[in-house]
Context: one part of a larger RNA
RNA sequence: UUGGGCGUAAAGAGCAUGUAGGCGGUUAAAUAAGUUUGGUGUUAAAACUGGUGGCUCAACCAUCUAGGUGCAUCGAAAACUGUUUAACUAGAAUACUGGAGAGGCAAGUGGAAUUCCAUGUGUAGCGGUGGAAUGCGUAGAUAUAUGGAGGAACACCAAUGGCGAAGGCAGCUUGCUGGACAGAGAUUGACGCUGAGAUGCGAAAGCGUGGGUAGCAAACAGGAUUAGAUACCCUGGUAGUCCACGCCGUAAACGAUGAGUGCUAGACAUUGGCAGAGAUGUCAGUGUCGGAGCUAACGCAAUAAGCACUCCGCCUGGGGAGUACGGUCGCAAGGCUGAAACUC
Repeated sequence: UUGGGCGUAAAGAGCAUGUAGGCGGUUAAAUAAGUUUGGUGUUAAAACUGGUGGCUCAACCAUCUAGGUGCAUCGAAAACUGUUUAACUAGAAUACUGGAGAGGCAAGUGGAAUUCCAUGUGUAGCGGUGGAAUGCGUAGAUAUAUGGAGGAACACCAAUGGCGAAGGCAGCUUGCUGGACAGAGAUUGACGCUGAGAUGCGAAAGCGUGGGUAGCAAACAGGAUUAGAUACCCUGGUAGUCCACGCCGUAAACGAUGAGUGCUAGACAUUGGCAGAGAUGUCAGUGUCGGAGCUAACGCAAUAAGCACUCCGCCUGGGGAGUACGGUCGCAAGGCUGAAACUC
């Protein structure tokens, strides 16, 4: 290379946009690059195939003959692929109408609760645990009432629900804004799919600068527990968690299932449209079960892991090791790329 694979055995990149490239709808005509076919030339000699001969045979040698992939060139064919031209509307996109949504960004605003502060009432405890203690409290706590401050998160609604490419998104209002869906069937006329590199987005933690800090809480301190207890439990508590801007670029980033297209029994539920008086039908999602089929089994089963095609990524025994070295990115932490010896 041929070949086999990637839900759980090794293996789908975290996700998208998109360059090159690869692949690509229907009809007609032209062309003849690919393709198919024929001729000619070439394809050194030796070797190889066949015949004959020579060494006593054979190996070996001599001689004659045939074949050969490929390349070049000259014709022929025109189904398929390519190219060109003309056209089409089923793919794709645009315009129109309509409703749904925690999609995004910004500004404003609301109530409950925790904490703190002030004041009133009130008096000896409170708190915490398996039980305690540290801790708080006669300098008046806890409890209770009123007022205030400040930060963070949004009970009920709430769903097996919705939206988003993924990460993710939830009080309410307003502004700006992206996408999807349905209905009608007007417009363009293959404008499409995938996508090496590349670019952008990307939870939490972490980093830089400046703010903010109610609650929670790594580190840390104390109290317990224990043989010990650098823990689990308790009392405190700083980074952090929050905001702005800039980095980081990783996760069991999971459906452990790449994207796109077509085809292949049903049943039930649910979200959003449309049609219908309704029964119900239909389109797009979200789920549960189930048939054929698939699977090592578990299971998957129109949201496929079924039947096929296109393109990309990735795998090739365990450990060593996602390590070393080099390169590259980063302020750093570290990321990406990524071996071998040795060993079983």
This is a predicted structure of a 344-nucleotide part of an RNA (small-subunit ribosomal RNA, central domain) from Quedius lateralis. The coordinates come from a structure-prediction model, not an experiment, and the mean pLDDT is 88. Taxonomically the source falls in Quedius (Eukaryota, Pancrustacea, Dicondylia, Pterygota).